[in-house]
Context: one part of a larger RNA
């Protein structure tokens, strides 16, 4: 490469969010003849290989004849298909205006109350705190428990929910401005403007780096106390870094849906929640339009349970496919050696990305 795969065996890139080349691409009409196809012509040396016939006794070798050499180049045609030219069209995509409605979706910035800690002031007067048990530890310079008072940081109970948003990482006190989305129900409007996406860009938990804030609780790393045969641990008291803001880097996670790229079309149902419209129907407010409740038909979105055909080695998936296609891109190819070495490229560093081989089973 050819087949063959990727849920859990080796294999889905952290989003693939934005989008380059590329590769693919709705309906109908015409144009040309580039793929396509059909015929004619030339070339593809001989030898070789097929088939036929002949010579060596046969064969193997050999001679002769025909095919072939599936391929290249010209020409003359064909127009279904792709492909290209010019038109057209709404079933794909996007858009407008008119509403509905939704959410922890981002960013800033003000506010809150509960712990919690310190500080200062009341009162009190001998322990606390801590564990399996203890003991460092804090307390007669007055702790701890109580009350008032002021500061200070982080997180934001209850409501909360296989509930909501987001492309993924993620989002959760209130309120305030900024600001990106979806869905739903009706309109008009472009007219294929689609899909996928190598590179590229852009986001990207925690932890870590650099600066300058901050520092209440926890708390790597360190000191002590215990535990033990030791105890570098698990338990215990403390405690820097660090968590927390702001600037900027890193760029990786069991980045998971207990391992599943994106987008499209088809293929039985049944029963939750979440959010929009709807068909009926009661009630209540209102003169009536009309609102709000509750029921209840049916249609969308989106999350969940459980199944029919069908897939699967099984388990299990089952309209939110792992099921029947189609189109692009990523990725596999026995274990170790090894995500190492070397090299490239990125990074202040830690490290990332890219990625073998000997050997050896």
């Nucleotide at each position: 490469u050819u087949g063959g795969g990727c849920g859990u065996a080796a294999a889905g890139g952290g989003u693939c969010g934005u989008g380059u080349a590329g590769g693919c691409g709705g309906a109908u009409c015409u144009u040309c003849a580039a793929g396509u196809c059909a015929c004619u012509u030339u070339u593809c040396a001989a030898a070789u290989c097929u088939u036929c016939g002949g010579g060596c006794u046969u064969a193997a070798c050999u001679c002769g004849a025909a095919a072939a050499c599936u391929g290249g180049g010209a020409g003359u045609g064909a127009u279904a298909c792709u492909g290209u030219u010019g038109g057209u069209c709404u079933a794909g995509a996007a858009g407008u205006u008119u509403c509905u409605u939704u959410a922890g979706g981002g960013a800033a910035a003000a506010c809150g109350g509960a712990a919690c800690u310190g500080u200062g002031g009341g009162a009190g007067g001998a322990g606390u705190a801590g564990u399996g048990a203890a003991a460092u530890g804090c307390g007669u310079u007055g702790a701890u428990a109580c009350c008032c008072a002021c500061g200070g940081g982080a997180a934001c109970a209850c409501c909360a929910g296989u509930g909501g948003c987001g492309a993924a990482g993620g989002c959760g006190g209130u309120u305030u401005u900024c600001u990106a989305g979806a869905a739903g129900a009706a309109u008009c409007u472009u007219g294929a403007c689609g899909c996928u996406g190598a590179g590229a860009c852009a986001c990207g938990a925690a932890a870590g780096u650099u600066a300058g804030g901050g520092g209440a609780g926890c708390g790597a790393a360190g000191c002590a106390g215990a535990u033990u045969a030791g105890a570098g641990a698990c338990c215990u008291g403390c405690g820097u870094a660090g968590u927390c803001c702001u600037a900027a880097c890193u760029g990786u996670a069991a980045a998971c849906g207990a391992a599943u790229g994106u987008a499209u079309g088809c293929u039985g149902g049944c029963u939750g929640c979440a959010u929009g419209g709807u068909u009926u129907c009661u009630c209540g407010a209102g003169c009536a339009a009309u609102c709000g409740a509750a029921a209840u038909u049916c249609c969308g979105u989106g999350u969940g349970g459980c199944g029919a055909a069908g897939g699967u080695a099984a388990c299990c998936c089952g309209u939110u496919a792992a099921g029947c296609a189609u189109a692009c891109c990523g990725c596999c190819u026995g274990g170790g050696g090894a995500g190492u070495a070397c090299g490239g490229c990125c990074g202040c560093a830690a490290g990332g990305u890219u990625g073998a081989a000997a050997c050896u089973c």